[in-house]
Molecule: small-subunit ribosomal RNA
Organism: Aliidiomarina taiwanensis
RNA sequence: UAAUUGAAGAGUUUGAUCAUGGCUCAGAUUGAACGCUGGCGGCAGGCUUAACACAUGCAAGUCGAGCGGAAACGAUGAUAGCUUGCUAUCAGGCGUCGAGCGGCGGACGGGUGAGUAAUACUUGGGAAUCUGCCUUUUGGAGGGGGAUAACCACUGGAAACGGUGGCUAAUACCGCAUAAUGCUUUCGAGCCAAAGCGGGGGAUCUUCGGACCUCGCGCCAUUAGAUGAGCCCAAGCAAGAUUAGGUAGUUGGUGGGGUAAAGGCCUACCAAGCCGACGAUCUUUAGCUGGUCUGAGAGGAUGAUCAGCCACACUGGGACUGAGACACGGCCCAGACUCCUACGGGAGGCAGCAGUGGGGAAUAUUGGACAAUGGGGGCAACCCUGAUCCAGCCAUGCCGCGUGUGUGAAGAAGGCCUUAGGGUUGUAAAGCACUUUCAGUGGUGAGGAAGGCUUGCAUAUUAAUAGUGUGCAAGAUUGACGUUAGCCACAGAAGAAGCACCGGCUAACUCCGUGCCAGCAGCCGCGGUAAUACGGAGGGUGCGAGCGUUAAUCGGAAUUACUGGGCGUAAAGCGCACGUAGGCGGUUUGUUAAGCUAGAUGUGAAAGCCCCGGGCUCAACCUGGGAAUUGCAUUUAGAACUGGCAGGCUAGAGUUUUGAAGAGGGUGGUAGAAUUUCCAGUGUAGCGGUGAAAUGCGUAGAUAUUGGAAGGAAUAUCAGUGGCGAAGGCGGCCACCUGGUCAAAAACUGACGCUGAGGAGCGAAAGCGUGGGGAGCAAACAGGAUUAGAUACCCUGGUAGUCCACGCUGUAAACGAUGUCGACUAGUUGUUCGUGUCAUAAACGAUGUGAGUAACGCAGCUAACGCACUAAGUCGACCGCCUGGGGAGUACGGCCGCAAGGUUAAAACUCAAAUGAAUUGACGGGGGCCCGCACAAGCGGUGGAGCAUGUGGUUUAAUUCGAUGCAACGCGAAGAACCUUACCAUCCCUUGACAUCCAGUGAAUCUUUUAGAGAUAGAAGAGUGCCUUCGGGAGCACUGAGACAGGUGCUGCAUGGCUGUCGUCAGCUCGUGUUGUGAGAUGUUGGGUUAAGUCCCGCAACGAGCGCAACCCCUAUCCUUAGUUGCCAGCACGUUAUGGUGGGAACUCUAGGGAGACUGCCGGUGAUAAACCGGAGGAAGGUGGGGACGACGUCAAGUCAUCAUGGCCCUUACGGGAUGGGCUACACACGUGCUACAAUGGCGCGUACAAAGGGCAGCCAGCUAGCGAUAGUGAGCGAAUCCCAUAAAGCGCGUCGUAGUCCGGAUUGGAGUCUGCAACUCGACUCCAUGAAGCAGGAAUCGCUAGUAAUCGUGGAUCAGAAUGCCACGGUGAAUACGUUCCCGGGCCUUGUACACACCGCCCGUCACACCAUGGGAGUGGGCUGCAAAAGAAGUAGGUAGCUUAACCUUCGGGAUGGCGCUUACCACUUUGUGGUUCAUGACUGGGGUGAAGUCGUAACAAGGUAGCCGUAGGGGAACCUGCGGCUGGAUCACCUCCUUA
Repeated sequence: UAAUUGAAGAGUUUGAUCAUGGCUCAGAUUGAACGCUGGCGGCAGGCUUAACACAUGCAAGUCGAGCGGAAACGAUGAUAGCUUGCUAUCAGGCGUCGAGCGGCGGACGGGUGAGUAAUACUUGGGAAUCUGCCUUUUGGAGGGGGAUAACCACUGGAAACGGUGGCUAAUACCGCAUAAUGCUUUCGAGCCAAAGCGGGGGAUCUUCGGACCUCGCGCCAUUAGAUGAGCCCAAGCAAGAUUAGGUAGUUGGUGGGGUAAAGGCCUACCAAGCCGACGAUCUUUAGCUGGUCUGAGAGGAUGAUCAGCCACACUGGGACUGAGACACGGCCCAGACUCCUACGGGAGGCAGCAGUGGGGAAUAUUGGACAAUGGGGGCAACCCUGAUCCAGCCAUGCCGCGUGUGUGAAGAAGGCCUUAGGGUUGUAAAGCACUUUCAGUGGUGAGGAAGGCUUGCAUAUUAAUAGUGUGCAAGAUUGACGUUAGCCACAGAAGAAGCACCGGCUAACUCCGUGCCAGCAGCCGCGGUAAUACGGAGGGUGCGAGCGUUAAUCGGAAUUACUGGGCGUAAAGCGCACGUAGGCGGUUUGUUAAGCUAGAUGUGAAAGCCCCGGGCUCAACCUGGGAAUUGCAUUUAGAACUGGCAGGCUAGAGUUUUGAAGAGGGUGGUAGAAUUUCCAGUGUAGCGGUGAAAUGCGUAGAUAUUGGAAGGAAUAUCAGUGGCGAAGGCGGCCACCUGGUCAAAAACUGACGCUGAGGAGCGAAAGCGUGGGGAGCAAACAGGAUUAGAUACCCUGGUAGUCCACGCUGUAAACGAUGUCGACUAGUUGUUCGUGUCAUAAACGAUGUGAGUAACGCAGCUAACGCACUAAGUCGACCGCCUGGGGAGUACGGCCGCAAGGUUAAAACUCAAAUGAAUUGACGGGGGCCCGCACAAGCGGUGGAGCAUGUGGUUUAAUUCGAUGCAACGCGAAGAACCUUACCAUCCCUUGACAUCCAGUGAAUCUUUUAGAGAUAGAAGAGUGCCUUCGGGAGCACUGAGACAGGUGCUGCAUGGCUGUCGUCAGCUCGUGUUGUGAGAUGUUGGGUUAAGUCCCGCAACGAGCGCAACCCCUAUCCUUAGUUGCCAGCACGUUAUGGUGGGAACUCUAGGGAGACUGCCGGUGAUAAACCGGAGGAAGGUGGGGACGACGUCAAGUCAUCAUGGCCCUUACGGGAUGGGCUACACACGUGCUACAAUGGCGCGUACAAAGGGCAGCCAGCUAGCGAUAGUGAGCGAAUCCCAUAAAGCGCGUCGUAGUCCGGAUUGGAGUCUGCAACUCGACUCCAUGAAGCAGGAAUCGCUAGUAAUCGUGGAUCAGAAUGCCACGGUGAAUACGUUCCCGGGCCUUGUACACACCGCCCGUCACACCAUGGGAGUGGGCUGCAAAAGAAGUAGGUAGCUUAACCUUCGGGAUGGCGCUUACCACUUUGUGGUUCAUGACUGGGGUGAAGUCGUAACAAGGUAGCCGUAGGGGAACCUGCGGCUGGAUCACCUCCUUA
């Protein structure tokens, strides 16, 4: 100098967010255990379980200086046997000493934690006590006596252990004397002790032992102390109230007894007390503390080692001895167990140190030494000491050290990965150069040793140079550890590294294997074929002689909140007031000093923690001093505050007076309207009821209507976010009784107040009891409907009940989901009830001030929503309540109740969530606005028939595959006889039909022929090419080997690309800014408008992007340019006729370029806008018509079989070739079409007008043949020229006459044509004959808004051939739209939500099955315990007839005393009866929880399709339904009231 440097979070509920809230993790620690691994040393620690049982050894002895003595050993001496020596005997004479008597110690030290919740412990006090050894004071220590063990003899017993007789000693025992500063006391007095032993010795005496003196040790009494112990008090020190009353020696007193000592400690009597909500009693658990671990602290947990206290010693009881015990290694008794036994009896107690068995996850050596420290005995030497000191075992912990250091790139090899280039392991290794700690070997070598003994000197004592004590000196000695620590030398990198982890939290990543399997996991969660999460490997990260796991504690957790939380909606305010205890309490004065503050003193053991030093090389560890020990007690002082006491005050509270309002309560009466019933009249066929009906009522007269009567219940309008009340609740009017509130003004009392655990009272509806009453309504019940069912919703009836009186019940969403009281904190407005002032004729008013009750709003608060003077704001007082979800407001127990049930109130088990508020979506059998051939209005169809075509199904050797609501089904397929073709059967090939590379051979190629179904195989022949630097090369073909080819095999849920769909719907986003804690919002909403997020206006938004629109194409008008193959007005020629010809460029047309349309103009509406309506002009008018064009995204939509492609699979086959078959099947079902059913038609004859296409392996004119399909021949045309090619419906005329027909054409028979190698399976067409169904299509359903529907024909792609399909073209050419209620789809805004895989969502209950824990249960078996009894060992105390008795007394008889025995009291074990409590178990049974994709329904979430929920009652397979009352935590619409802003 210092001792007060200390505080971190993360994961997980959601689509996302904030909050609430639990679970989990990261840290530290341990007497630990387990797994893998293991070099050395130091320091510590080591049965947490069975206070289970113990073999064996040791753990308490010592004193001969207390005594009688002498068993053993030794020395000496003597004797004998005899070999120097050994053996025997003798000598207690010596050293010593077994056993014994005696003394002291065995009450310490050591162990353990069973019991004990207070006879314990901790802290602090107290008085009525004892205390051996030790210190100290004052004295004493005289004189006698009788025994007894050892020993000897005899004797019992297996043993343990005794018995009888005899001898003997003492510091053993007993009297007597002496007796105070001791003790007792009636104050006179009385009473009580002792022991000697040893060393030395001058004088004196002597019985020669000694006396005596002295020193030392010991003894007796006493004083004081120290130490130790006993007792008492206060406070503190676990849990449970589902333990609320306990207690008869109990509480106190008096007398007596007892103890070392106070005391009901004991006893007799008296009194009736004592303890308890500040938790008695009971139950369960537990040794307490210093401390230890953790924590920032406050706390929490704990009580190993070390230290203090307590308790215990096989279990229970008991006393003896002693200073001290009711005694761990003492005694007695009982019990259990073990051992010995000759069966008669005995012995034992490791929770001492080692050790054994057992238990257990688990805890060591049957070691050494008294060298040190300490203890016992002793004068001492010394002896004893499993206390202790050491060593051994164990990584059990803490600390330290090492396993090498430097250099070393060819970045070796190997491994792993790879994008195949490389990367990484990695300076790592090898290699080179060094070092030697530790371990090893051999040496050397402290400290722990101080003392004690012997001798000498000095000094004290003394008569003494003895002796003894003290000091000094010298000498010989004392070490278990120990092969010690340390130091030195030697040799050599030599002997020495593992464990866990690598998805996030959490530092650290790749490959392979596996394929919801195997497995992992602390939480979240991984694994279903590309796993950084499983297993292995490589690499990496962390720690390191350890590392992980498990268990446990604290922390994080502010998750029990004292420090430091909450309760409107998340868990949480008692239903409400009254009030006891308790808590808290206005203002002022005085006093007191309990709280409070300050100082001092004592204590708070040591150790530990902390600080400063010191010692081991450092550290751990050890050690010195300090600080601290936050406490308790005593004392002194203070007096502000709190409290106490005393006295005032009036602002709190209350009383009096005058008024005021009111569905406040109770009782009695009374009124009118209405329902129902009954009577009577009128009157006739229906009434009633519903979505629609039916049950029901009615011709025996209903309903309706009129009059009358009865009876019960409830009080329309007024009526109101109006009033009153504590809450529940209260509503016609009147009377009586009665509670509270408010205002104004004075007066009075003088803190009388606030809150309120228990308590007692009130307390909707339903329900219960008794007795009434009963009109309407209406649980249950009955019937009718609805429905798949309908134990419901709807309807018709209807009983309890609803009403009254009295009694019980005591619960509700009993809600403002907001406890009561008080104070303070911007405003505005409405309303109810008072009152003051001003003004006023009155009414209406203006402005204040109180008490309520509402709406909005600032600050502030809140997770947000929201609250906001009526707080959920800021504070104070008191009470109640909460601590994850479920199990469960349940079980058991208690209390209450007639019952129903209420109240109080758990646990096992299970999950990682459950929850609140708000956000974005999606959804709603929610709302608003709007759109669409969505409906409606129309037209025509489909569904019925026949056929065509596609699909399903079935069949098959195969009927290849895909597409499957809209958005698959005349779809892929714009065209399956072979081919296609992917399928099936059969026959063949295997580097392959195809690509690249290598080697070899041969030109390629072509022709003929044989076998075969063909692929293929064989044979014969022709042919020798191109380029060249002359080496060879290119191309083609064949053969061979292997890399590889090949796959329409799988996965569209691994993918790219492409496509469908919502939808040509008007939407989808971004930047900056603003706003919100945030997800998000704003913009994009609002008012208009549009086809449109189109445009305008407004606005915390301002801008922008992708979409819309426009730009592109076709078409409608005009202009211009051009004029063949197209055109022909005018001119000319010509033909039977025709732009045929000359010519023309006007028109049509062709195809290039332009114009035109923009709400531009006018009027109106609108907001002076955007825009809309109407009009003009115009070929066209508000996007003119049509097309192409498809935002962000959705559907794991479709496609691996167009193509491409990851992964997997096949490789003499899942590849390739060939022939034949199949895709064309056929009880059936569906979709899409064609043709019809006829007269707006069929048939016949005649006749008119298109557009757009196609054509050389083609279109094909014309001519000829054929009834025809076609065939033959053949001109033209690669096409504005030629051909396909007659357009048809239409028009004109004729016929048919409503019929299965002159409709319809299927089917079938026959005969043909064409294409093609080939029409059998399986083509199209033609002709003749045949002539089916069908007479307008049920439920249902489709398309279309104008050149559209309908109808008519024409062309094209594909294609050898093969369209009723598809694509395109023109001709003729309508009807209707009032409108948006409804169906479907969509857009925007808003609302609800328990949905987010997003309603095809979520989700409830019964039943069935499996498993788990739990309640009840006839009982059964244990533990503990209360009460009442029995019992009574040992022991103590009392009594004492019997027996017995050395010391003392004696009159010698005996007495006194003691002992044994007997007996009484108390009492342990034990027994009986009857209770209580707890644990285990139990046939059966109740509910609960969890499980894979079970069954039945659909209760809840949206208005969840009957709004839901709470309480209660009844009913029902089940969710549930119904009645009564309540709540909004109900959507929607309307009305009323109020507020805000303008």